[in-house]
Context: one part of a larger RNA
RNA sequence: UGACGGGGGCCCGCACAAGCGGUGGAGCAUGUGGUUUAAUUCGAAGCAACGCGCAGAACCUUACCAGCCCUUGACAUGGGACUUUUGGUUACCGGAGACGGUUUCCUUCACUUCGGGUGGGGUCCACACAGGUGCUGCAUGGCUGUCGUCAGCUCGUGUCGUGAGAUGUUGGGUUAAGUCCCGCAACGAGCGCAACCCUCAUCGUCAGUUGCCACCAGUUCGGCUGGGCACUCUGACGAAACCGCCGGUGACAAGCCGGAGGAAGGCGGGGAUGACGUCAAGUCCUCAUGGCCCUUAUGGGCUGGGCUACACACGUGCUACAAUGGUGGUGACAGUGGGACGCAAGGUCGCGAGGCCAAGCAAAUCUCCAAAAGCCAUCUCAGUUCAGAUUGCACUCUGCAACUCGAGUGCAUGAAGGCGGAAUCGCUAGUAAUCGCGGAUCAGCAUGCCGCGGUGAAUACGUUCCCGGGCCUUGUACA
Numbered sequence: 001u002g003a004c005g006g007g008g009g010c011c012c013g014c015a016c017a018a019g020c021g022g023u024g025g026a027g028c029a030u031g032u033g034g035u036u037u038a039a040u041u042c043g044a045a046g047c048a049a050c051g052c053g054c055a056g057a058a059c060c061u062u063a064c065c066a067g068c069c070c071u072u073g074a075c076a077u078g079g080g081a082c083u084u085u086u087g088g089u090u091a092c093c094g095g096a097g098a099c100g101g102u103u104u105c106c107u108u109c110a111c112u113u114c115g116g117g118u119g120g121g122g123u124c125c126a127c128a129c130a131g132g133u134g135c136u137g138c139a140u141g142g143c144u145g146u147c148g149u150c151a152g153c154u155c156g157u158g159u160c161g162u163g164a165g166a167u168g169u170u171g172g173g174u175u176a177a178g179u180c181c182c183g184c185a186a187c188g189a190g191c192g193c194a195a196c197c198c199u200c201a202u203c204g205u206c207a208g209u210u211g212c213c214a215c216c217a218g219u220u221c222g223g224c225u226g227g228g229c230a231c232u233c234u235g236a237c238g239a240a241a242c243c244g245c246c247g248g249u250g251a252c253a254a255g256c257c258g259g260a261g262g263a264a265g266g267c268g269g270g271g272a273u274g275a276c277g278u279c280a281a282g283u284c285c286u287c288a289u290g291g292c293c294c295u296u297a298u299g300g301g302c303u304g305g306g307c308u309a310c311a312c313a314c315g316u317g318c319u320a321c322a323a324u325g326g327u328g329g330u331g332a333c334a335g336u337g338g339g340a341c342g343c344a345a346g347g348u349c350g351c352g353a354g355g356c357c358a359a360g361c362a363a364a365u366c367u368c369c370a371a372a373a374g375c376c377a378u379c380u381c382a383g384u385u386c387a388g389a390u391u392g393c394a395c396u397c398u399g400c401a402a403c404u405c406g407a408g409u410g411c412a413u414g415a416a417g418g419c420g421g422a423a424u425c426g427c428u429a430g431u432a433a434u435c436g437c438g439g440a441u442c443a444g445c446a447u448g449c450c451g452c453g454g455u456g457a458a459u460a461c462g463u464u465c466c467c468g469g470g471c472c473u474u475g476u477a478c479a
Base pairs, nucleotide, nucleotide: 001479002478003476004475005474007473008472009471010470011469012468013467015463016462019427020426021425022424023423026319027318028317029316030315031314032313033312034310035309042053043052064305065304066303067302068301069300070299073129077128078127079125080124081123082122083121084120087106088105091102092101093100094099109119110118111117131294132293134292135291136290140288141287142283143282144281145279147277152191153190154189155188156187157186158167159166160165171182172181173180197271198270199269200268202239203238204237205236206235207234208233211229216226217225218224242265245259246258247257248256249255321420325379326378327377328376329375330374337368338367339366342361343360346357347356348355349354386417391412392411393410394409395408396407397406433455434454435453436452437451438450439449
């Protein structure tokens, strides 16, 4: 100087408390451990691994296993020889296919001193080499997690100390903040904080193939048509909030409290933004890269299998256990986004998944496109008209192909489950809870992920305690 203390003081955070809803019990989904296996590819490991890399494992992906094949190689550069481009395609034979052989059809070089000379392409040969998701994240770059959006981390000059170092950065107030004020052997400065950026909330200007009977006319009544940008909206530019005003308080300061006005008030809500550093944290399987290793194989191609196994254990979720509910009927209202290999209105067939026909739309124009709530009826506390696992049969769709191993539909079947032990998680407001919708990936496949809107709470006395953190101080045999 740090670190640590079941030392002290001060102060924060859904840290506790106060509340609301969960997890831990059940079934299923998913990840992991373990076990199994020819293989169940590899990585991630307290917080900060475990719906994580995987924003899509039937083939492919794929890195794993079995078998069958290739060896200058699937890909790049260079040399020589031959050939002339060549590429696609039909059919047949062998084969699981890769591949090998035969064959149909279409297409087919440029320059040229026309010498097969040069360039390009193809085949072959030999070698330099290619190739490696092989090892080392404890050799690395880059990127990322974490403490933590915590308020800290430092420097120059000066001063003090033999020196390590201290001072500044401590102190009195204050703040979300090393934020600001005051004081002070310090005076300044940098990286952080804040602000500048994006978005939401109010208004104005500009703009009108969305919107409007606001206003007029027509109307097959639908902003449908003419007309019009007032409103809604869209999106570009501006305005607006600064403790600015008033009162109180405080050291006359910084600030704090109350009030007015205001769409918004004391950081207005949210996002982006992550200091010096810590964990030899994570990643050599995104990529890059040193070293090591393989080179007829640890490289390459293919078929099939596996990553989907299952006595068990854990994490994360979904659906429930019901009456604030189930079922039937009726029935109003969104927003974000997506759409041509696509979204599909409407019609029609089917109980349905879906099929057929098909308008419109490269989309503020067409389309995907709401649900819960509400109202009426019924069920009457039961393993039930709860719950839906499992299984049987019959289908639908995607795709070369759904056996291992897809999703969906109808009929039948109807399991566990009576609100969950010890323990444990999230959340302070348009939040929790609850309801649906969209998107990426994607042929198909979502309870996951990323977004969107609808309905919409309860509670916070307080900081003694648990956890994490900041500042000062104290002890130390630790560094």